[in-house]
Context: one part of a larger RNA
RNA sequence: UGACGGAAGGGCACCACCAGGAGUGGAGCCUGCGGCUUAAUUUGACUCAACACAGGAAACCUCACCAGGCCCGGACACCGGGAGGAUUGACAGAUUGAGAGCUCUUUCUUGAUUCGGUGGGUGGUGGUGCAUGGCCGUUCUUAGUUGGUGGAGCGAUUUGUCUGGUUAAUUCCGAUAACGAACGAGACUCUAGCCUGCUAACUAGUCACUUCCGGCAUCCUUUUGCGCUGCCGGCGACAUCUGAUCUUUUUAGAGGGACAGGCGGCUUCUAGCCGCACGAGAUUGAGAAAUAACAGGUCUGUCAUGUCCUUAGAUGUUCUGGGCCGCACGCGCGCUACACUGAAGGAAUCAGCGUGUCCUCCCAGGCCGAAAGGUCCGGGUAACCCGCUGAACCUCCUUCGUGCUAGGGAUUGGGGCUUGCAAUUGUUCCCCAUGAACGAGGAAUUCCCAGUAAGUGCGAGUCAUAAACUCGCGUUGAUUACGUCCCUGCCCUUUGUACA
Numbered sequence: 001u002g003a004c005g006g007a008a009g010g011g012c013a014c015c016a017c018c019a020g021g022a023g024u025g026g027a028g029c030c031u032g033c034g035g036c037u038u039a040a041u042u043u044g045a046c047u048c049a050a051c052a053c054a055g056g057a058a059a060c061c062u063c064a065c066c067a068g069g070c071c072c073g074g075a076c077a078c079c080g081g082g083a084g085g086a087u088u089g090a091c092a093g094a095u096u097g098a099g100a101g102c103u104c105u106u107u108c109u110u111g112a113u114u115c116g117g118u119g120g121g122u123g124g125u126g127g128u129g130c131a132u133g134g135c136c137g138u139u140c141u142u143a144g145u146u147g148g149u150g151g152a153g154c155g156a157u158u159u160g161u162c163u164g165g166u167u168a169a170u171u172c173c174g175a176u177a178a179c180g181a182a183c184g185a186g187a188c189u190c191u192a193g194c195c196u197g198c199u200a201a202c203u204a205g206u207c208a209c210u211u212c213c214g215g216c217a218u219c220c221u222u223u224u225g226c227g228c229u230g231c232c233g234g235c236g237a238c239a240u241c242u243g244a245u246c247u248u249u250u251u252a253g254a255g256g257g258a259c260a261g262g263c264g265g266c267u268u269c270u271a272g273c274c275g276c277a278c279g280a281g282a283u284u285g286a287g288a289a290a291u292a293a294c295a296g297g298u299c300u301g302u303c304a305u306g307u308c309c310u311u312a313g314a315u316g317u318u319c320u321g322g323g324c325c326g327c328a329c330g331c332g333c334g335c336u337a338c339a340c341u342g343a344a345g346g347a348a349u350c351a352g353c354g355u356g357u358c359c360u361c362c363c364a365g366g367c368c369g370a371a372a373g374g375u376c377c378g379g380g381u382a383a384c385c386c387g388c389u390g391a392a393c394c395u396c397c398u399u400c401g402u403g404c405u406a407g408g409g410a411u412u413g414g415g416g417c418u419u420g421c422a423a424u425u426g427u428u429c430c431c432c433a434u435g436a437a438c439g440a441g442g443a444a445u446u447c448c449c450a451g452u453a454a455g456u457g458c459g460a461g462u463c464a465u466a467a468a469c470u471c472g473c474g475u476u477g478a479u480u481a482c483g484u485c486c487c488u489g490c491c492c493u494u495u496g497u498a499c500a
Stems, first nucleotide, its partner, number of pairs: 001500002003497003007494007016484002020448005027336003031332004035327002043054002065322005071316001076119005086113001089108002092105003123310002126308003132304001134298003137294003144183003148179002150159003162174001164173002188287003194256002198253004204247002207243002212234006219227001220225001262276005338441001342400006356385001361380003365376004407438001412433005454476008
């Protein structure tokens, strides 16, 4: 100087507590891990910092694993063989999962591309992340870190970097053997709110005009009359067109706006804190993020890579089939529930992020079908079409009436379509039937304070098929803190130590 203390004193945090909310832990199912089993059930990762993680929802492929079968994609050099032929390919039969001339029988074909050996390469989801790069994670979301000159000390080192107040903050005020600086914090970037001010828009709208029918009244009328003017009523629906209209809404550029600015308290009347008013805001949410580390993860992201192994009976590569899904069991993330604040059937009514076809995506409309789905036309490479994404919860009406019940929807049987070369170990979906546990979950334990938790659906990623996952988006919208250091940890100071 660190590390540690069941040492002391301050400060901080919903990965801590308090006050609460939703839970998880109990059930069924989904999924990951272990174990067991297996030809193989490929492997990595195991406290926070492994376990719905590897963007890991694997039918083939993926694929690394298992049972088997082809192929060379063995550069290049040297030696040998070799045009009197190095070698290549092949029908049929046998053989084989196989219409692999793989091998065998049989002969044809080819023509220096090759063949044998040696050296040397190449490939490898083979080993080693305890040889490495890069990237990520974590210590560590806190406020921490460093050098120059000066001071102290023989020196390692220390001061600066602090008694105090204050802040989210080593943030500031101040104190001061330090002075002046740098990184980090902050500033910054994105995002959410406000602008009747600017710039505009046929890919966004608004406004105006135009157009139809009927009745009544007035004028011109020869009776007619799509004549003229005015009033009333109707289809005010769908679309189209026009414009010296306009930009509130929509879109998006430039800008503005908030600074603790004003007032009142507290405080050295400093830094600042609290309250009130004015206001669209008086802490929106995220990104990024220092120094020093870990023998944290990744050689299975890479034609990043050392080294070892293997390299033709291959650990290369490809084809077929299987496996990763296997089930006495244990653990973790979740989904569905246990009902009446509900279920079922009708009706009404409102979003915001996205996405979408050069080989076939997003679909509207018509028709057929109980549905899944099929078929015919058509729009969209998109503010243009799907699409006003007419979403769910919620709301209204009706039925049910507390009963494992019309709660729950596991399991299983039969049938139908769809994706795909292929669905058996059942891809998904639909119909009929079946109708299990579960009556609110022990000890434990997770997450969280405002448009948050929770409920609720939608979009994207994966995707031929496709969400109980993840990442986003809106919609409905609470209770309880606005504190403390008691538990669990972190930071600073002092102190102790047999530790480095």

This is a predicted structure of a 500-nucleotide part of an RNA (small-subunit ribosomal RNA, 3' major domain) from Geoscapheus dilatatus. The RNAcentral record of the full RNA draws on SILVA. Taxonomically the source falls in Geoscapheus (Eukaryota, Insecta, Polyneoptera, Geoscapheinae). It matches the Rfam family "Eukaryotic small subunit ribosomal RNA". A reference for the family is Yusupov et al. (2001), "Crystal structure of the ribosome at 5.5 A resolution", Science. Clan: SSU clan. Gene Ontology terms of the family: structural constituent of ribosome and ribosome.